[in-house]
Context: one part of a larger RNA
Molecule: small-subunit ribosomal RNA, 5' domain
Organism: uncultured bacterium
RNA sequence: AGUGAACGCUGGCGGCGUGCCUAACACAUGCAAGUCGAGCGAGAUUCUACAGAGUAUCGUAGAGUUUAGCGGCAAACGGGUGAGUAACACGUAGGAAAUCUUCCUUAAAAUGGGGAAUAUCUUCGAGAAAUCGGAGUUAAUGCCGCAUAAGACCACAGUUUGGCAUCAAACAGAGGUUAAAGCAGCAAUGCGUUUUGAGAUGAUCCUGCGGCCUAUCAGUUAGUUGGUAGGGUAACGGCCUACCAAGACUAUAACGGGUAUCCGACCUGAAAGGGCGAACGGACACACUGGAACUGAGACACGGUCCAGACUCCUACGGGAGGCAGCAGUGGGGAAUUUUGGACAAUGGGGGAAACCCUGAUCCAGCGACGCCGCGUGGAGGACGAAGGCUUUCGAGUUGUAAACUCCUUUUAGAGGGAAAGAAAAAAAUGACGGUACCCUCAGAAAAAGCCACGGCUAACUACGUGCCAGCAGCCGCGGUAAUACGUAGGUGGCGAGCGUUACUC
Numbered sequence: 001a002g003u004g005a006a007c008g009c010u011g012g013c014g015g016c017g018u019g020c021c022u023a024a025c026a027c028a029u030g031c032a033a034g035u036c037g038a039g040c041g042a043g044a045u046u047c048u049a050c051a052g053a054g055u056a057u058c059g060u061a062g063a064g065u066u067u068a069g070c071g072g073c074a075a076a077c078g079g080g081u082g083a084g085u086a087a088c089a090c091g092u093a094g095g096a097a098a099u100c101u102u103c104c105u106u107a108a109a110a111u112g113g114g115g116a117a118u119a120u121c122u123u124c125g126a127g128a129a130a131u132c133g134g135a136g137u138u139a140a141u142g143c144c145g146c147a148u149a150a151g152a153c154c155a156c157a158g159u160u161u162g163g164c165a166u167c168a169a170a171c172a173g174a175g176g177u178u179a180a181a182g183c184a185g186c187a188a189u190g191c192g193u194u195u196u197g198a199g200a201u202g203a204u205c206c207u208g209c210g211g212c213c214u215a216u217c218a219g220u221u222a223g224u225u226g227g228u229a230g231g232g233u234a235a236c237g238g239c240c241u242a243c244c245a246a247g248a249c250u251a252u253a254a255c256g257g258g259u260a261u262c263c264g265a266c267c268u269g270a271a272a273g274g275g276c277g278a279a280c281g282g283a284c285a286c287a288c289u290g291g292a293a294c295u296g297a298g299a300c301a302c303g304g305u306c307c308a309g310a311c312u313c314c315u316a317c318g319g320g321a322g323g324c325a326g327c328a329g330u331g332g333g334g335a336a337u338u339u340u341g342g343a344c345a346a347u348g349g350g351g352g353a354a355a356c357c358c359u360g361a362u363c364c365a366g367c368g369a370c371g372c373c374g375c376g377u378g379g380a381g382g383a384c385g386a387a388g389g390c391u392u393u394c395g396a397g398u399u400g401u402a403a404a405c406u407c408c409u410u411u412u413a414g415a416g417g418g419a420a421a422g423a424a425a426a427a428a429a430u431g432a433c434g435g436u437a438c439c440c441u442c443a444g445a446a447a448a449a450g451c452c453a454c455g456g457c458u459a460a461c462u463a464c465g466u467g468c469c470a471g472c473a474g475c476c477g478c479g480g481u482a483a484u485a486c487g488u489a490g491g492u493g494g495c496g497a498g499c500g501u502u503a504c505u506c
Base pairs, nucleotide, nucleotide: 001505002504003503005502006501007500008499009498012375013374014373015372016371017370018368019367020333025331026330027329029328030327031326034073035072036071039070040069042067043066044065045064046063047062048061049060050059080286081285082284090210091209092208093207094206095205096204099203100202104199105198106197107196108195109194110193111192112146114144115143121136122135123134124133125132126131152177153176154175156173158171159170160169161168162167182191183190184189212258213257214256219249220248221247224246225245226244227243228242229241230240231239261283262282263281264280266275267274268273288309289308290307291306292305311322312321313320314319339365341364342363343362347361348359349358350357351356378408379407380406381405388399389398390397391396412447414442415441416440417439418438422433450495451494452493453492454491455476456475457474461490462489463488464487465486471478472477
């Protein structure tokens, strides 16, 4: 000098930040991921029209609202945490002629004609429940064939150019394989769907170098190291398998043990360096513990699935349900860390043609002197100097212009009145914060000062009490009868809404 601090005493206001460092301990409750009816059939409901005698009811047609289901997209983002990890995890510089990429942009072409199911529903049944089974009916942008088709893919062969060995690009040839879905609108058209090229974005893989401790860890290794063939992957590769060889790493520290997410940064320091990795930003890893795959452009998936385990809960004992390291909140641990708040108004995200819906992301408010910054607790005058306190050589000194008293001001807090920007290209509408900031008026010095120290280091001294006791102490050291060092008081010094102590870092 610094801190995500804590503790003691004290505490007026505001702004901006910040707040489980410990048990990656266990979690009651609510919310945190939905949306689309302009993909689909159906149910419920409201209204209108029509027919019959018809404001019962029923039927048909139309319009609207709404919903469980099928289907699409999203749910792989956003949010949390740092357990694991000493590793291509991260940082940095490169490589992929060894790769993928939904949505988006751009370019070329296409969108023809069929089929079989199934949820919902109806019905029957099982079960305490969770849920499940049989039969029957139905739709689609759900599923499956057929047609057509390339510069896509496969194998063949030619020329040119380039390169980095495998190769890449362009041109022309012949053979084979492979696609689709509709919706809205009166229409125009728009939005989709399919194939392909390019881009963008994101992701994956490989490599050089860099950053902890330990040799009281010296040898380690059998898919191990390499090859051939095959499998697998988006893709290279012992990634996997079979066979063959016997290699590979290591004192430039292998292997083992300990510790630890990494970085931009942050703290300190003149720098070199040392320490650190909270908040904010980037990367990684994890989601009760361990394992696995499915779906998908993308996951081996926090609020998905399956299996095993521990734990908790329900049960009719047959069987089931759950996962806050999301936001609040609870218990526990701890020296210690907040509200079961408001709003989608803004910024951004998802869905939708849109209206709009969702969003504990976010924006705000609340709590905490936890930090930084700003302001205030009054200003001027006022005595050879009140009273009281303390000291005293008893003369006085000191507290001290301090108070009283006089004049003045009203920041902030308080009361009343007004009142934003933040809102977004013509108009209108739209503000959680918030009647907030800010402005005006009003009353009254009114409502607002403490903490630590005073032997030296180190700014600041006396009295009394105590008597090696009680106690102090960062170091030196004080205390055994006049203690400036203990305790109290007066005085003084320092800092000030804080002050001191403790802990840690330089």